[in-house]
Molecule: transfer RNA
Organism: Rhizophydium sp. 136
């Protein structure tokens, strides 16, 4: 330079147009003489950024930005 691809919670990721979930970690309680695992429950998301199409975007469609992988 040129294709391609991926971007959502603190970390791993789900969701193919109609209120954005789940593990794990965290934070309060039951258990325990304490810890630990265990049950319950709360918190935590302007879903990379701008912009368009649309009643209605996490999802479509443009361009930037990071990273990743081919190829010169």
């Nucleotide at each position: 330079c040129a294709g391609a691809g991926u971007g959502u919670a603190g970390c791993u990721u789900a969701a193919u147009g109609g209120u954005a979930g789940a593990g794990c970690a965290u934070u309060a309680g039951c258990u325990u003489u304490g810890g630990g695992a265990g049950c319950u429950a709360a918190a935590g998301g302007u879903c990379g950024c701008u912009g368009g199409a649309u009643c209605a975007g996490u999802a479509c469609c443009a361009g930037c930005c990071a990273c990743u992988c081919u190829g010169a």